c-di-GMP-I riboswitch aptamer from a soil metagenome, 86 nucleotides, folded computationally.

[in-house]
RNA sequence: GAGAAAGGCAAAGUCGGCGAAAGCCGGCGACGCAAAGCCUCGAGGCUGUCGCACCGCCACGGUGCCAUGCCGGUCGGGCUACCGAA
Numbered sequence: 001g002a003g004a005a006a007g008g009c010a011a012a013g014u015c016g017g018c019g020a021a022a023g024c025c026g027g028c029g030a031c032g033c034a035a036a037g038c039c040u041c042g043a044g045g046c047u048g049u050c051g052c053a054c055c056g057c058c059a060c061g062g063u064g065c066c067a068u069g070c071c072g073g074u075c076g077g078g079c080u081a082c083c084g085a086a
Base pairs, nucleotide, nucleotide: 001083008033009032013028014027015026016025017024018023031073037079038078039077041076042075043074044071045070046069051065052064053063054062055061
């Protein structure tokens, strides 16, 4: 980062599976992506099992808080990578 070339990844949805959930894995499928390759270091967001507090009809219930969980296709950052016009 192009009116190139060779390719790559795969959103939503859906089928099956795992998980408390967020979400993840595989198949189909392409919305898009020049790092939509890898890594949670910083920020941000999501969920709330466990835990704490309160309520209570005392239930494996409800409400609030909470990450150690999740999101790399939220952003920043680090590392790596194909091609070669300006």